[in-house]
Molecule: transfer RNA
Organism: Butyrivibrio sp.
RNA sequence: UGCAAGGUCAUCUAACGGCUAGGAUGUGCGGUUCAUACCCGCAGAAUGAGGGUUCGAUUCCCUCCUUUGCAA
Numbered sequence: 001u002g003c004a005a006g007g008u009c010a011u012c013u014a015a016c017g018g019c020u021a022g023g024a025u026g027u028g029c030g031g032u033u034c035a036u037a038c039c040c041g042c043a044g045a046a047u048g049a050g051g052g053u054u055c056g057a058u059u060c061c062c063u064c065c066u067u068u069g070c071a072a
């Protein structure tokens, strides 16, 4: 430098162009217990950046940034 595949809560991971962006772990607060753990309930937390298309974009298009792999 080129090609390919990725980027979503702290972490892992879903989501036909049509939601309040879902789930698990973890965290916090309650319940339970003599107490801790387990278990139950509740809460907070996310679409890499900027444009475009569209009534509507996590999703499609373009340009950047960044990660991994391959080639030189």
Base pairs, nucleotide, nucleotide: 001071002070003069004068005067006066007065010025011024012023013022018055027043028042029041030040031039048064049063050062051061052060